The RNA shown here (c-di-GMP-I riboswitch aptamer) has 88 nucleotides and comes from Thermincola ferriacetica. The model forms 95% of the base pairs in the Rfam consensus. The coordinates come from a structure-prediction model, not an experiment, and the mean pLDDT is 85. It was read from a public genome assembly, where an Rfam model found it.
[in-house]
RNA sequence: GUAUCGAAAGGGCAAAAUCAGUGAAAACUGGUGGCGCAAAACUACGGGUCUAAAGCUUAAUAAAUGCUAUGACAGCCGGGUUACCGAA
Numbered sequence: 001g002u003a004u005c006g007a008a009a010g011g012g013c014a015a016a017a018u019c020a021g022u023g024a025a026a027a028c029u030g031g032u033g034g035c036g037c038a039a040a041a042c043u044a045c046g047g048g049u050c051u052a053a054a055g056c057u058u059a060a061u062a063a064a065u066g067c068u069a070u071g072a073c074a075g076c077c078g079g080g081u082u083a084c085c086g087a088a
Base pairs, nucleotide, nucleotide: 005086006085012037013036017032018031019030020029021028022027035075041081042080043079045078046077047076048073049072050071055067056066058064
């Protein structure tokens, strides 16, 4: 110096739950919390998952049913980009 590596030290992130806010929802943001994480940092590129407001479908209309991402998830998997420390 390197990585299909992860000891130590210092620090980092933050699941469920709950409170407040935003949103049609999924979900997100902040407080408390701490299940876990060595990329649990960033990126929706491939697969996957969640939601279905608007739109479409059936219908005389409404309700209702179904379809659909342009909405989300990076703490589902893979790819890409970047990064702290340095024992065996």